[in-house]
């Protein structure tokens, strides 16, 4: 770094250092931020992908949380491409694309 599979409306913050920017990338919206962004460390949790225990028995349920990842504003902060779908605009829903994250695997 590419590949399969699976999940993405739920849940979780407080300090320390530090100083302008953040929300993945384009472009618009909108939002956060000198009552402290990012980024970094501590200490917390929060979740249950990998685990771990049982039961069932081939894939499934239920407990848990000691370790491996991951999170901890706003739905993956909304929209952009397509169908629903008819069209002048607004709204919805599905999905596709693009991305996050996990175990696998080259």
């Nucleotide at each position: 770094u590419a590949g399969u599979u699976a999940u993405c409306a739920c849940g979780a913050a407080a300090g320390g250092c530090a100083g302008a920017g953040g929300g993945a990338a384009u472009a618009g919206a909108c939002c956060c931020u000198g009552u402290g962004a990012a980024g970094c460390c501590u200490u917390a949790g929060c979740a249950a992908c990998c685990c771990u225990u049982u039961a069932a028995c081939u894939u499934u349920a239920a407990a848990g949380a000691a370790g491996g990842u991951g999170c901890u504003a706003a739905a993956u902060u909304c929209u952009a491409c397509u169908g629903u779908a008819a069209u002048a605009a607004a709204a919805a829903c599905a999905g596709a694309c693009a991305g996050a994250u996990a175990a696998c695997c080259a």
This is a predicted structure of a 106-nucleotide RNA (SAM riboswitch aptamer (S box leader)).
The coordinates come from a structure-prediction model, not an experiment, and the mean pLDDT is 83.